[in-house]
This record gives sequence, C1' cells and structure tokens, in this order.
RNA sequence: AAUCUAUCCAGAGCGACCGAGAGACCUAGCUCGAUGACGUCGCAGCAACCACCCCUGACGGGAAAGGUGCUCCUGCUAGGACCGAUAGAGU
Repeated sequence: AAUCUAUCCAGAGCGACCGAGAGACCUAGCUCGAUGACGUCGCAGCAACCACCCCUGACGGGAAAGGUGCUCCUGCUAGGACCGAUAGAGU
C1' cells in the first nucleotide's frame, strides 16, 4: 500500500505552550476563533475494536491494568467524488 469486515445522530475537558485561521476536499450554508480557535504536550475522562474473564449452537454478559481510538455542532448540514476516518483481518 491493494483487498475484506464492522462502525461513524450515544458518551467524555482541564492546564501549559504556540499565534491565525479552523471544522478532510469542491460548491452553498452554518459554526468556532486574539476573552487565543486549530495544533502540540501533560494530566484527566469516555467508549469497548483487539487482547482478557464467564457463558453459548450462535447471539450474549463482565471488567478497564495492556494495544489502538475518541473527548463543540450527526463525519457540522445539503449536494458532489476513485469520498473520508477509526478498529480488526489480510497478501
């Protein structure tokens, strides 16, 4: 990196640093942002994909120490496209 499977209207924020745009891309809206957004780091938390425990024909249930993920607005909304993101598998 090709490919496959599942999920994407639930849930969960503070501090420090930085300094201008940000919410993936295009169009149209909407929202956040010098009362410091976005991002990075630290801590905290949420969830439960993998791993773990119990059970089952299968489904399922539990816990949260480990590997990931996530913590404004439904993946912000509508339309578009070789859409995207995350987890697991996989050559």
The prediction has a mean pLDDT of 79. A computed fold for a 91-nucleotide RNA, annotated as SAM riboswitch aptamer (S box leader). Its Rfam family is "SAM riboswitch aptamer (S box leader)". The family is grouped with related families in Rfam's "SAM clan". Rfam links the family to the GO term regulation of gene expression. The sequence was found by an Rfam model in a public genome assembly.